[in-house]
This is a predicted structure of a 470-nucleotide part of an RNA (small-subunit ribosomal RNA, 3' major domain) from an uncultured bacterium. Its Rfam family is "Bacterial small subunit ribosomal RNA". Gene Ontology terms of the family: structural constituent of ribosome and ribosome.
Context: one part of a larger RNA
């Protein structure tokens, strides 16, 4: 200067409080220690590892194991030599791969040969998801969307420094304002960006329907006023009015107004700080393998299972469960696709072939909700694990090891020690429903709507912040 402190002082934050609603018990998933294994590949490990890398492990990914092959190599360059590439095909073998059989002559050309491909050969090299993240670039986590980090001239100090940045007030904010040996300035803050909430114009097709006609039906003339889509634009600045206040900054109320003090949400992360993650994304230095630590191929394994932990999904039931009727999103995807009606099948599915490169057709049925019946507090008409049959269904292949469906089976569980999370508003809580991966396969994951509250005060715990004995 700076850190720390179970000193002090001020202020911020779901940090505690006031509340909702979980986690901790229970069963399944899922990930990780542990233990096991020929292998259970590899990293992450307090918050910042553990539904993390992985936005998809039967195979293949696959880096691990066994066995079985190859060594100029599965890939690139540069040399030499033959050969067109290429296509069917047969026998051996898990294949990988060996040995064969037929077919076949292209393009360019100065007619020497060139391009390209393929086989062989000799060497220099390929090749490593081996080590090292504690050599390293790039990137990314966190402290934190915290208000702070610093610089230049000047001063003042012998010097490390110090002042500026500290104070009085004020903010979400080192944000304004006053004051001051200190004027200034730069990264941050804030605004500029996107989007949501109001109005205006303009445009009207696939979208829309007020008036006329018309139909089962915005289907059809017609019509762009409305809803809507998408291009420009206006709208909010403490502008206006009262109070405080130091004649300032601001601060509280209070009119208009669709929105009131940053309107709501996202993008956006200063100096630095953890030798913080990551050599297995990629890119390197240095060391290490080189008939193996490289490279193909089948099988296995990354899915074991006394057990410990995280994080979810369902429940435990009447604010419910199960029948039957009926209503209302949003945002996305969709030609290797999404598939409609129709018709088989109790369903999973299966036929079928219309539409659709899409506001035009499709995926599509929203669920919770309402409107009715029915159970009566029982481990049940609660709960669905687990098993046992029978099938769809993708896919060379579903034993290790897939997802669905029927039937039958009906385990644990009657709200959960100590202790622990998440949340201040269209948030919690609860209901669907869609996308990436992707053949298949979501209780994760990102994103969409749709019902929609409690509680609102400052002492303590926690974590930031500034100050340097006041």
């Nucleotide at each position: 200067u700076g850190a720390c402190g179970g000193g002090g002082a001020c202020c911020c934050g779901c940090a505690c409080a006031a509340g909702c609603g979980g986690u901790g018990g229970a069963u399944g998933a899922u990930g990780u220690g542990g233990a096991u294994u020929a292998a259970u590949u590899c990293g992450a490990u307090g918050c910042a590892a553990c539904g993390c890398g992985a936005a998809a492990a039967a195979c293949c990914u696959u880096a691990c194991c066994u066995a079985c092959c190859c060594u100029u190599g599965a890939c690139a360059u540069g040399c030499c030599a033959g050969g067109a590439a290429c296509c069917c095909u047969g026998c051996a073998g898990a294949g990988a791969u060996g040995c064969g059989g037929g077919g076949g002559u292209g393009c360019c050309u100065u007619c020497g040969g060139g391009a390209g491909c393929c086989u062989g050969g000799a060497c220099a090299c390929a090749g490593g998801u081996g080590c090292u993240g504690c050599a390293u670039g790039g990137c990314u986590g966190u402290c934190g969307u915290c208000a702070g980090c610093u610089c230049g001239u000047g001063u003042c100090g012998u010097g490390a420094g110090a002042u500026g940045u500290u104070g009085g007030g004020u903010u979400a904010a080192g944000u304004c304002c006053c004051g001051c040996a200190a004027c200034g300035a730069g990264c941050g803050c804030a605004a500029c960006c996107c989007u949501u909430g109001u109005c205006g114009c303009u445009a009207a097709u696939u979208g829309c329907c007020a008036u006329c006609a018309u139909u089962a039906g915005g289907u059809u003339g017609g019509g762009c006023a409305c809803u809507u889509u998408a291009g420009c634009g206006a709208g909010a600045c403490u502008g206006c009015c009262g109070g405080u206040g130091a004649c300032a900054a601001a601060c509280c109320g209070g009119a208009g107004g669709a929105a009131g003090g940053u309107g709501g949400g996202g993008a956006u992360g200063a100096c630095g700080u953890c030798a913080a993650g990551u050599c297995c994304u990629c890119a390197u230095g240095g060391c290490c393998c080189u008939u193996a630590u490289g490279g193909g191929u089948a099988g296995g394994g990354c899915u074991u299972c006394a057990c410990a932990c995280g994080u979810c999904a369902u429940a435990c039931a009447a604010u419910g469960g199960u029948c039957g009727g009926u209503a209302c999103a949003g945002a996305g995807g969709g030609u290797u696709g999404c598939c409609a009606a129709g018709c088989c099948g109790c369903g999973a599915g299966g036929u079928g072939g219309a539409g659709c490169u899409a506001a035009u057709c499709c995926c599509a049925a929203a669920a919770a909700g309402c409107c009715g019946a029915u159970c009566g507090u029982a481990g049940u008409c609660c709960g669905g694990a687990u098993c046992g049959u029978a099938g769809u269904c993708u896919g060379c292949a579903a034993c290790u090891c897939g997802a669905c469906u029927a039937c039958g089976u009906g385990a644990a569980g009657u709200c959960g020690g100590a202790a622990u999370c998440g949340c201040u508003a269209g948030u919690a809580a609860u209901c669907g429903c869609a996308g990436a991966u992707c053949a298949g396969c979501a209780u994760g994951c990102u994103g969409c709507g749709g019902u929609g509250a409690u509680a609102c005060a400052a002492u303590c715990c926690c974590g930031g912040u500034g100050u340097g004995c006041a």